[in-house]
RNA sequence: CACAAUUCUGUUGGAGAGAGGCGGCGCAGGCCAUCUGCACCGCCCACCGAAGGGGCAAGAGGCCGGUGCCAUGCACCAGCGCCUUGAAUCUCUCAGGUAAAGCGGACAGCAGGGUUCCC
Numbered sequence: 001c002a003c004a005a006u007u008c009u010g011u012u013g014g015a016g017a018g019a020g021g022c023g024g025c026g027c028a029g030g031c032c033a034u035c036u037g038c039a040c041c042g043c044c045c046a047c048c049g050a051a052g053g054g055g056c057a058a059g060a061g062g063c064c065g066g067u068g069c070c071a072u073g074c075a076c077c078a079g080c081g082c083c084u085u086g087a088a089u090c091u092c093u094c095a096g097g098u099a100a101a102g103c104g105g106a107c108a109g110c111a112g113g114g115u116u117c118c119c
Stems, first nucleotide, its partner, number of pairs: 004116010018045001020044005026038004046098003052094001053092003059085005064079001065077005
């Protein structure tokens, strides 16, 4: 320096699931309204998983037990045992979300910036 990793910014793509029920309240439809639409709040049922969050396997380490040895330690063996660690697009559905639009969206493409120690 490059690759790679990681992170930030911009941009592009990006799924799933009730236009649910009941009630309250407000706005608009020249006025009124038992009508229509929209927004907000509360309760209830049904559902989604790709913001975030929780959980777990193998493995690794340790404890307990046994054996051996150069013996207050080391090595080896054993276990439906215990503890720690341990991943996701798996799983939970806390949070969030469930017409279109909008917002959000794991992850990915492109462009650019930063960082990269030790053995």
Molecule: Glycine riboswitch aptamer
Organism: Ottowia flava